The prediction has a mean pLDDT of 83.
A computed fold for a 481-nucleotide part of an RNA from a metagenome, annotated as small-subunit ribosomal RNA, 3' major domain.
The full RNA is in RNAcentral, with records from SILVA.
Context: one part of a larger RNA
RNA sequence: UGACGGGGGCUCGCACAAGCGGUGGAGCAUGUGGUUUAAUUCGAUCAACGCGAAGAACCUUACCAGGGCUUGAAAUGCUGGAGGUAGAACCCUGAAAGGGGAACGAGCCGUUAAAUCGGUAACCAGCACAGGUGUUGCAUGGCUGUCGUCAGCUCGUGUCGUGAGAUGUUGGGUUAAGUCCCGUAACGAGCGAAACCCUUGCCCUUAGUUGCUAACGGUUCGGCCGAGCACUCUAAGGGGACUGCCCGUGUCGAAUGGGAGGAAGGUUGGGAUGACGUCAAGUCAUCAUGGCCCCUAUGUCCUGGGCUACACACGUGCUACAAUGGCCGGUACAGAGGGUUGCCAACCCGCAAGGGGGAGCCAAUCCCAUAAAACCGGUCCCAGUUCAGAUCGGGGGCUGAAAUUCGCCCCCGUGAAGUUGGAAUCGCUAGUAAUCGCGGAUCAGCCACGCCGCGGUGAAUAUGUUCCCGAGCCUUGUACA
Numbered sequence: 001u002g003a004c005g006g007g008g009g010c011u012c013g014c015a016c017a018a019g020c021g022g023u024g025g026a027g028c029a030u031g032u033g034g035u036u037u038a039a040u041u042c043g044a045u046c047a048a049c050g051c052g053a054a055g056a057a058c059c060u061u062a063c064c065a066g067g068g069c070u071u072g073a074a075a076u077g078c079u080g081g082a083g084g085u086a087g088a089a090c091c092c093u094g095a096a097a098g099g100g101g102a103a104c105g106a107g108c109c110g111u112u113a114a115a116u117c118g119g120u121a122a123c124c125a126g127c128a129c130a131g132g133u134g135u136u137g138c139a140u141g142g143c144u145g146u147c148g149u150c151a152g153c154u155c156g157u158g159u160c161g162u163g164a165g166a167u168g169u170u171g172g173g174u175u176a177a178g179u180c181c182c183g184u185a186a187c188g189a190g191c192g193a194a195a196c197c198c199u200u201g202c203c204c205u206u207a208g209u210u211g212c213u214a215a216c217g218g219u220u221c222g223g224c225c226g227a228g229c230a231c232u233c234u235a236a237g238g239g240g241a242c243u244g245c246c247c248g249u250g251u252c253g254a255a256u257g258g259g260a261g262g263a264a265g266g267u268u269g270g271g272a273u274g275a276c277g278u279c280a281a282g283u284c285a286u287c288a289u290g291g292c293c294c295c296u297a298u299g300u301c302c303u304g305g306g307c308u309a310c311a312c313a314c315g316u317g318c319u320a321c322a323a324u325g326g327c328c329g330g331u332a333c334a335g336a337g338g339g340u341u342g343c344c345a346a347c348c349c350g351c352a353a354g355g356g357g358g359a360g361c362c363a364a365u366c367c368c369a370u371a372a373a374a375c376c377g378g379u380c381c382c383a384g385u386u387c388a389g390a391u392c393g394g395g396g397g398c399u400g401a402a403a404u405u406c407g408c409c410c411c412c413g414u415g416a417a418g419u420u421g422g423a424a425u426c427g428c429u430a431g432u433a434a435u436c437g438c439g440g441a442u443c444a445g446c447c448a449c450g451c452c453g454c455g456g457u458g459a460a461u462a463u464g465u466u467c468c469c470g471a472g473c474c475u476u477g478u479a480c481a
Base pairs, nucleotide, nucleotide: 001481002480003478004477005476007475008474009473010472011471012470013469015465016464019428020427021426022425023424026319027318028317029316030315031314032313033312034310035309042052043051063305064304065303066302067301068300069299072129076128077127078126079125080124081123087104090101091100092099093098107120108119109118110117131294132293134292135291136290140288141287142283143282144281145279147277152191153190154189155188156187157186158167159166160165171182172181173180197271198270199269202239203238204237205236206235207234208233211229212228213227216226217225218224242265245259246258247257248256249255321421325380326379327378328377329376330375337368338367339366342361343360347356348355349354387418392413393412394411395410396409397408398407434457435456436455437454438453439452440451
């Protein structure tokens, strides 16, 4: 100087407390461990476990079995060779890859009477080499996690100390903040914090189609048409909030409590943004890369299988156990997205999944696309039920060469566990939790209940900091570095 303490002081955080809803019990989905297996590819274990994977039937695929190839699936170069050369319908063999045969049969540049000659591309042979998801993340780059969006981490000059170092950065206040003020052997500065950026909430200007409809006219009653650009909206520019104003408190300060005006008030809400460093943290399987290793195989092609196994254990979720509900009928209101190998309307067929059909749309125009919960009416009457939907049987649909291992969906039947969950444990402070649906990426299809977004309805509680956990500053002790 640090680190540590079941030392002290001050302070903060959904850390506790106060509340609301879960997980832990059930069924299923999914990941992991374990076990099994020819293989169940690999990595990740506090900060792994709906993670890499924003899509495992083949492919992917790295794993296994079997069948093939060896200058190789793809690259660059050198030497030599061959115009019936390269390529190739078709035939045989085979699970395919591959192997064998084969009618036909070229290109480019220069040259020539001419496939005549020379060169070249492609081809064949040979050689340099390629190739490796083989190994080392403890050889590395890059990227990432974590403490932590915590308020810290440092430097120059000066001063003090023999020196390691200290001071500044401590102290008194204050703040979300090393934020600012005052004091001060310090005076300044940098990286962080804040601000600048995006978005949200209010207003103005500009603009008016594909958007909108207040007034006027028409109307098939649909902003549908004429018309209009007021309003909504869209998207470009600007305004607006700064403790600016008032009162109190405060050291005349920083600031803080309250108030006015205002759409918004003290960081308006949300996002992006992650200091010096820590963990030899993670990744050689994104990529790149040193060393080592394989070189008729640890490379490469194919068929089939596996990654989907199943006494079990754990994590994360979904659906429930019902009446604030289930079922039936009626009826209303979003936002944000996506669409040409695409989204697919009207209409017709089918109980339905879906099929037929073909209008429109490269989209503020058309389509996906009826939002659902809510509301109104009816029914059920507390039961393993008109709850719950697992499992299983049968029949169908779709994608795709192909759904057996191993896809999704629909219909009929079947109708399991489950009556609110032990010890324990998680999330959340407001348009939040809870609850309700909608969209997108990946994608032929889909094991999505995942992930990333979007809006609808919309709470309770916070007396407080004694305690649990983590963190910051100061101080103290130390047999630790």